The RNA shown here (transfer RNA) has 73 nucleotides and comes from a Phycisphaerae bacterium. Rfam family: tRNA. By type it is a transfer RNA. Gene Ontology term of the family: triplet codon-amino acid adaptor activity. The RNAcentral record of the sequence draws on ENA and MGnify.

RNA sequence: GCCCCUAUCGUCUAGUGGCCUAGGAUAUCAGGUUCUCAUCCUGGAGACCGGGGUUCGACUCCCCGUAGGGGUA
Numbered sequence: 001g002c003c004c005c006u007a008u009c010g011u012c013u014a015g016u017g018g019c020c021u022a023g024g025a026u027a028u029c030a031g032g033u034u035c036u037c038a039u040c041c042u043g044g045a046g047a048c049c050g051g052g053g054u055u056c057g058a059c060u061c062c063c064c065g066u067a068g069g070g071g072u073a
Stems, first nucleotide, its partner, number of pairs: 001072007010026004018056001028044005049065005
C1' cells in the first nucleotide's frame, strides 16, 4: 500500500428498517435492611465514533473519514 472485521451508558454487551422514550449485567449515586461494614432489596442518573447519502422512517442499509484489530508481498 491492498483486503477483511469491529466501533452502543465508566466497563462488558443485546439490538437483522417502525414494537426504541435504545434493554441487560457490572460499576456508580440515593434510600431501605444491619450496632457498623459487606451481602441483599428498591429506586435514580448514565450510550448509538464523526460527516454525508438512501428511505415516509436509519443504532440498523450505502459512501467517505477517524480509531482499534487481523491478513497479505